This is a predicted structure of a 706-nucleotide part of an RNA (large-subunit ribosomal RNA, domain II) from a Candidatus Micrarchaeota archaeon.

Context: one part of a larger RNA
């Protein structure tokens, strides 16, 4: 890990509360007492009495009507009290026994770090210091002091040179011996060992062997190091089954119902306690409701809008205020900018509103659901929950944002499969007993894949696309397509294209060297025309020359200019080759209408097994009848069973072979039962009652075994 075994809500003792059973104003106890019949008040204390009316159920005759319990008002006691009005109260209980919970006690089991005791509890065999006797340190080098000699020196002292001489926490050293620096080698179940390399190697050296210091103590060249692999307080033993709101585990079945992750308060935020939300009994007897119109009332969200409160574009106007320029000798007066103001023009607002939805809320009817098969409601046992999460459904604070965060209303997952979305709690259908049969839901029909390579008309050409979204990445700008709608010109001929004409007063007039249509500045007429600028561009130094507007012919049917939707392209970049689910499609893509199938635990039909309810009925189990309007589920709640051990009553089996084990056959929703063979070789069932050390997959559970 794996078998096999053994492993967790008990047990008194106090109470609450249901269920049986006695006996009842009493019940228990041998008594003493306890509990209970009276209660209010902090206490002094004072102290209950009943009427009266609705009414279920039942009786009644299916009427009238009585009405137990029940409600409702009044009384009556007591407490605040001047009243007045409130607050408790106004006759069922005790006593076992059996469930179930609370509290105490280890209190469902395990698991802390740790605290505190041990009159002298064990330890200095390891390591730390100290004592006390011991031993050990190749071999080379250096050459301190003093001392000798030589020379300097008038001498002492002193220098200088040579010599003796052997000092040193000296030097060198893979001799011993210590240490342990680097390979962060190599090896190994806790610092080893081992191999190169490394430091110290006569001193504060190393080392044997005796002996001292002991736990809030010791020792300590100090690293909180070390005192026996244990040291920011050893070990061993006891307080102890310390506490743990924390973390792990808590053993057979099957029925029926089903949450919470809010809120208020806590030294409270991992806990609890009260509510709210389950389940379960009961009491209680007639209304009740998330829904739909209609009617009435309420309101300031969207949106809108500028009448208030504030922001805020541009124009014009003026009575008045200020600033600044100028004239004037001043008084004053022009101008020009600015405020405040009005007129018209453009914009905004959670803490703006002259307005104003829709959804909402409140009442009232009506319909519809649901209740006398007892419903809304009341009391009571028992709880769990009080870490939520996803959703552009819809509204919202905060943040660039987030699978981000805080919040309001719904749906969902938590607690739920099933089909679909390729896989995919929380999206989309839809919700579930057992088995069979059909039909659809979303969502699909070319193959992997059930189903029309199905019809009609339309768009795309880009492999766009094949993708409801969650979970798609995309714009300003430029491009090709389709559809459509407005204008404007046109058979008195239009657009396009060719042929021709485009003139004259004139070089208009200033200016200029020069200015002829075309540097520039003014004016921009007229005449002849089918028309033809005192000129839109190119040119020239200035002309000059080419064009253009504009007309005319030729030609013969539509031409131009702007919006609007819809389908594509570019723009568009990420790291190993890759992502429509894949193949692959030009439809097997996209819009538009049709018409078949496919597809779920959903509808539907049948059978059955449960559970509710009614009706008859028994001492009980139970019979029949009804379910369009029962069948999911974690925490919980409730209810009925299976199986181990033992005890008592009854009653069987066994050597013609019990228990045990093996295979294997029925039955039973299921926990399990039963029967056959084999083995095995002696006890062992059953029904009824009674009691439990009563059911293992996990606890890095414990013992063993592999």
């Nucleotide at each position: 890990g794996c078998c096999a075994g053994g492993g967790a809500g008990u047990u008194c003792u106090g109470g609450g509360c249901a269920g049986u059973g006695g006996u009842g104003a009493g019940g228990c106890g041998a008594a003493a007492g306890c509990c209970g019949g009276a209660g209010c008040g902090a206490a002094a204390g004072c102290a209950a009495a009943u009427g009266c009316u609705c009414g279920c159920a039942a009786c009644g005759a299916u009427g009238a009507g009585u009405g137990a319990g029940g409600a409702g008002c009044a009384g009556c006691c007591u407490c605040c009290u001047a009243a007045a009005g409130g607050g408790g109260g106004u006759g069922a209980a005790u006593c076992a026994c059996u469930g179930u919970c609370c509290a105490g006690a280890g209190a469902c089991c395990c698991g802390a770090a740790g605290c505190c005791c041990g009159u002298u509890g064990c330890g200095a065999a390891c390591u730390a210091a100290g004592g006390g006797u011991g031993c050990c340190c190749a071999g080379g080098g250096u050459g301190a002091a003093g001392c000798c000699u030589a020379c300097c020196u008038u001498a002492c002292a002193g220098g200088u040179a040579g010599g003796u001489g052997g000092a040193g926490g000296c030097c060198c050293g893979c001799a011993a011996c210590u240490a342990g620096u680097g390979c962060u080698g190599g090896u190994a179940u806790a610092u080893u060992c081992c191999g190169c390399u490394u430091a110290g190697g006569u001193g504060a050296g190393g080392u044997g062997c005796c002996c001292u210091u002991a736990g809030g103590g010791g020792u300590g060249a100090u690293a909180g190091g070390c005192c026996a692999g244990u040291c920011g307080a050893g070990c061993c033993g006891g307080g102890c089954g310390a506490u743990a709101g924390c973390g792990g585990g808590u053993u057979c079945c099957c029925u029926c119902c089903c949450a919470a992750a809010u809120g208020u308060g806590u030294c409270u935020c991992a806990g609890c306690a009260c509510a709210g939300c389950g389940u379960c009994a009961c009491c209680g007897g007639a209304g009740g409701g998330a829904g739909u119109c209609u009617g009435a009332a309420c309101g300031g969200u969207a949106g809108a809008g500028c009448a208030c409160u504030g922001a805020u574009u541009g124009a014009g106007g003026a009575a008045g205020c200020g600033g600044g320029a100028g004239a004037g000798a001043a008084a004053u007066c022009u101008c020009u900018c600015g405020c405040c103001c009005c007129u018209c023009u453009a914009u905004c607002a959670a803490a703006c509103u002259c307005c104003g939805a829709a959804u909402g809320u409140u009442c009232a009817g009506a319909c519809c659901c649901c209740g006398u098969a007892g419903a809304u409601g009341g009391u009571g046992g028992c709880a769990g929950u009080g870490g939520g999460g996803c959703u552009c459904c819809u509204c919202g604070g905060g943040g660039u944002a987030a699978g981000c965060u805080u919040g309001a209303g719904g749906g969902c997952c938590u607690a739920u499969a099933g089909c679909g979305g390729a896989a995919c709690g929380a999206c989309g259908c839809u919700a579930c007993g057992u088995g069979g049969g059909g039909u659809u839901a979303a969502g699909g029909a070319c193959c992997c894949u059930a189903a029309a390579u199905g019809u009609a008309g339309g768009c795309u050409a880009a492999a766009a696309g094949u993708g409801a979204a969650u979970c798609c990445a995309a714009a300003a700008g430029a491009u090709g397509g389709a559809u459509u709608c407005u204008c404007u010109c046109a058979c008195a001929g239009a657009c396009a294209g060719c042929u021709g004409g485009g003139a004259c007063g004139u070089a208009g007039g200033c200016u200029u060297a020069g200015a002829a249509g075309c540097a520039g500045c003014c004016a921009u007429c007229g005449u002849c025309u089918a028309a033809g600028c005192a000129a839109c561009g190119c040119g020239u130094a200035a002309a000059a020359g080419c064009g253009g507007a504009c007309c005319a012919g030729c030609c013969g049917a539509g031409a131009g200019a702007g919006g609007a939707u819809c389908c594509a392209u570019c723009a568009a970049a990420a790291a190993u080759g890759g992502a429509c689910g894949g193949g692959g499609c030009u439809a097997a893509g996209c819009c538009u209408a049709c018409u078949u199938c496919c597809g779920a635990u959903a509808c539907c039909c049948c059978a059955c097994c449960g559970g509710u309810g009614c009706u008859c009925g028994u001492a009980a189990u139970g019979a029949g009848c009804a379910c369009a309007c029962c069948g999911a589920g974690u925490a919980g709640g409730a209810g009925g069973g299976u199986g181990u051990c033992c005890g008592g009553a009854a009653u069987g089996c066994u050597g013609a072979g019990a228990a045990g084990u093996a295979g294997g056959g029925u039955c039973g929703u299921g926990a399990g039962a039963u029967c056959c063979u084999a083995u095995g070789g002696a006890g062992c069932g059953u029904u009824c009652u009674g009691g439990a050390a009563u059911a293992a997959a996990u606890a890095u559970c414990c013992u063993g075994g592999c």
Record summary: It matches the Rfam family "Archaeal large subunit ribosomal RNA". On this family, see Yusupov et al., Science 2001: "Crystal structure of the ribosome at 5.5 A resolution". Taxonomically the source falls in Microcaldota (Archaea, Nanobdellati). The coordinates come from a structure-prediction model, not an experiment, and the mean pLDDT is 81.